[in-house]
Molecule: RNase P RNA; transfer RNA
Organism: Lachnospiraceae bacterium
């Protein structure tokens, strides 16, 4: 030098002139002036869990849904850490909704004799011999899938029908929390495949969303229809239970202002401790958009050039999708040289 | 902003739940009937099932990811 494999950052900077939301402080109710502050690594997608709120401070029981190796992590999770066992890769490394088809039930088109179940060709015997009845799964064929695999015995041909060696189940037994390795002995092996099919078993899940509420304030015109306490409605699919009590429904009709929710938070940096690692204690520090037709930009100038995917709306933790360019650290192969 | 549903031949639907050759109606195309057109009758042609991965022997259909269009949502009585 080459050619990879992983894990982390950056995401244009600096001045200068005009303009926007927010927030303090002075002036003053038209407002003005001055500080100071204003998007992201994904702020997307809304795929998953968590806080918040309201329904009873969230009850029971069927139904249903979700997740599915093993152990830890977390506020929870389907997310992450380690590892186990399988697949790829020479390798660093990467990827796998990986519990159960001897509870039960479904499917398996086509081809092919035959799909759970076996005699189409072939082999072998025998017989009444161009056939036809027996044996035989060792050969072909067909299929995604064919009755353990390979060898030697053995047979009329053949068979796990015997026997070694692998394989698979079953038992003991060491190793490990444990998923699961290893080791030993026994069974001739009768059990296909699929559950991102139906189910079965473990764990789990109440519903709904900040247009969720809470409050002030402003305006209207009422009709129909249901049921009216054995009712109706908070109750979302049944039943129950438990609280209220003139409620629900659809047409008409009125108001579409304002505060609160509203950003201090499982928040962020730093350092030192525990742990391989997820992550976690303690100590100091810092405050970092909060709009409601919705600011967060334009132009100019230098940095060779300024070009990537893209804009917050209650707020976190993942994921998963987009993404120009650069930087840096471990590491692995090859090949030449010293 | 949040909740939801849809995508199959030009067009407007079925088929998925329960996987096994993709249909129907209209439209276009050919032949029949009619002097001719229309209607009516007989036939035919047309499809990456929105995209991309998986699972499976086999996927429109089952899973997940992603793009599109499209519908509900304030208050008060």
């Nucleotide at each position: 030098c080459g050619a990879g494999u992983c894990a982390g950052g950056c995401g244009g900077a600096u001045g200068a002139u005009c303009g926007c939301g927010g927030c303090u402080g002075c002036u003053u109710u038209u407002u003005g002036c001055a500080g100071g502050u204003g998007a992201g690594g994904a702020a997307a997608g809304u795929c998953c869990g968590g806080g918040c709120u309201u329904c009873a401070u969230a009850g029971g029981g069927c139904a249903g849904g979700a997740u599915g190796c093993c152990g830890g992590a977390u506020a929870a999770c389907g997310u992450c850490c380690g590892g186990u066992g399988g697949a790829g890769g020479u390798a660093a490394c990467u990827c796998c909704c990986a519990g159960a088809c001897c509870a039960g039930u479904g499917c398996a088109a086509c081809a092919g004799a035959a799909a759970u179940a076996a005699a189409c060709c072939g082999c072998c015997g025998g017989u009444u011999u161009u056939a036809c009845c027996g044996g035989u799964a060792a050969g072909g064929g067909u299929g995604g899938a064919a009755a353990g695999g390979c060898g030697a015995g053995g047979u009329a041909a053949g068979a796990g029908c015997u026997c070694a060696c692998c394989g698979c189940u079953u038992g003991u037994c060491u190793g490990g929390u444990a998923a699961c390795a290893g080791a030993c002995a026994a069974g001739g092996c009768u059990c296909u495949g699929u559950a991102a099919a139906c189910u079965c078993c473990a764990u789990u899940c109440g519903a709904a969303g900040c247009a969720a509420g809470a409050c002030c304030a402003a305006a209207u015109a009422g009709a129909g229809a249901g049921c009216u306490a054995u009712a109706c409605g908070g109750c979302g699919g049944c039943c129950c239970g438990u609280c209220g009590u003139g409620c629900u429904u659809u047409c008409a009709g009125g108001u579409a202002g304002g505060u609160c929710g509203c950003u201090u938070g499982a928040a962020c940096c730093u350092u030192a401790g525990g742990g391989u690692a997820a992550c976690u204690u303690a100590a100091g520090g810092u405050c970092u958009a909060g709009a409601u037709a919705g600011a967060u930009g334009a132009u100019c100038a230098u940095c060779u050039a300024a070009a990537a995917c893209a804009g917050a709306a209650c707020c976190c933790g993942g994921c998963u999708u987009a993404c120009g360019g650069c930087c840096u650290g471990a590491c692995u192969c090859a090949u030449u040289c010293c | 902003c949040g909740g939801c549903g849809a995508u199959u031949a030009g067009c407007g639907c079925a088929g998925c739940c329960c996987g096994g050759u993709a249909g129907c109606g209209c439209a276009u195309c050919u032949g029949g009937u009619u002097u001719g057109g229309g209607a009516c009758c007989a036939g035919a042609g047309g499809g990456u099932c929105g995209c991309a991965g998986g699972u499976u022997c086999g996927a429109a259909c089952c899973c997940u990811g992603c793009a599109u269009c499209g519908c509900c949502g304030a208050c008060c009585a």